Predicted 3D model of a 77-nucleotide RNA (transfer RNA) from a Phycisphaerales bacterium. It was read from a public genome assembly. The coordinates come from a structure-prediction model, not an experiment, and the mean pLDDT is 81. Rfam family: tRNA.
RNA sequence: GCGCCCAUGGCUCAGUUGGAUAGAGCGACGGUUUGCGGAACCGUAGGUCGGAGGUUCGAGUCCUCCUGGGCGCACCA
Numbered sequence: 001g002c003g004c005c006c007a008u009g010g011c012u013c014a015g016u017u018g019g020a021u022a023g024a025g026c027g028a029c030g031g032u033u034u035g036c037g038g039a040a041c042c043g044u045a046g047g048u049c050g051g052a053g054g055u056u057c058g059a060g061u062c063c064u065c066c067u068g069g070g071c072g073c074a075c076c077a
Base pairs, nucleotide, nucleotide: 001073002072003071004070005069006068007067010026011025012024013023019057028044029043030042031041032040050066051065052064053063054062
């Protein structure tokens, strides 16, 4: 340099044929319980989906460019 894949709460991941308010587990915080802690149970907060455009009535999902990461190939006398 070329090609492919990935990017969604703090972390790990879902998200159907594009369909209206984006979910789960762990973690955090609060409560119940307990002699205390842990465990268990209940509840709360936390995202505008890597960035910018485009298509569409409608985009996490499709298209383009960019950023970051991974893999392969090439180059590297």